[in-house]
RNA sequence: CGGGGCAUAGUAUACCGGCAGUACGCACGCUUCGGGUGCGUGAAGAUUGGGUUCGAUUCCCAAUGCCCCGA
Numbered sequence: 001c002g003g004g005g006c007a008u009a010g011u012a013u014a015c016c017g018g019c020a021g022u023a024c025g026c027a028c029g030c031u032u033c034g035g036g037u038g039c040g041u042g043a044a045g046a047u048u049g050g051g052u053u054c055g056a057u058u059c060c061c062a063a064u065g066c067c068c069c070g071a
Stems, first nucleotide, its partner, number of pairs: 001070007010024004018054001026042005047063005
């Protein structure tokens, strides 16, 4: 320098045009003499900017970061 892939909650990971879930973790409550376990409730998320669309995490373009291949 060229090509390709990835970016979703604190962590890991689904969904892929209309409601963003799951597990672990975290907070609160119940349970216990206490802790753990178990049960219930809750907080917390689509990398950024544009475009297309009635509607975008999803499709298109660019940027940023990371990874891979080639030179």
Transfer RNA from Candidatus Spechtbacteria bacterium RIFCSPHIGHO2_02_FULL_43_15b, 71 nucleotides, folded computationally. It matches the Rfam family "tRNA". Its family is annotated with triplet codon-amino acid adaptor activity in the Gene Ontology. Lineage of the source: Bacteria > Bacteria candidate phyla > Candidatus Spechtiibacteriota. The RNAcentral record of the sequence draws on ENA.